[in-house]
A computed fold for an 80-nucleotide RNA from a soil metagenome, annotated as c-di-GMP-I riboswitch aptamer. The RNAcentral record of the sequence draws on MGnify.
RNA sequence: AAAGGGCAAACCACGCGAAAGCGUGGGACGCAAAGCACCGGGCCUUAGGCGGAAACGCCUGUGGCGGCCGAGCUGCCGAA
Numbered sequence: 001a002a003a004g005g006g007c008a009a010a011c012c013a014c015g016c017g018a019a020a021g022c023g024u025g026g027g028a029c030g031c032a033a034a035g036c037a038c039c040g041g042g043c044c045u046u047a048g049g050c051g052g053a054a055a056c057g058c059c060u061g062u063g064g065c066g067g068c069c070g071a072g073c074u075g076c077c078g079a080a
Stems, first nucleotide, its partner, number of pairs: 006031002011026006029067001035073002039070003042065003046061006
């Protein structure tokens, strides 16, 4: 290179959750780490505090997103 295989966005159903979101099944927009894992940044959620006329912003906690990024760990095939 080629071939075989892998994962599965939106959306739908059911369940869980206060929410963000998550699980299972269906479904494929995409993915060579779309495998693992919240260490750093970012984003979302929520409680309290502070500021503000309000919209909203900031701080400290809560929960989440790895299919937002960096760093870390692991890893399939691979001809000439």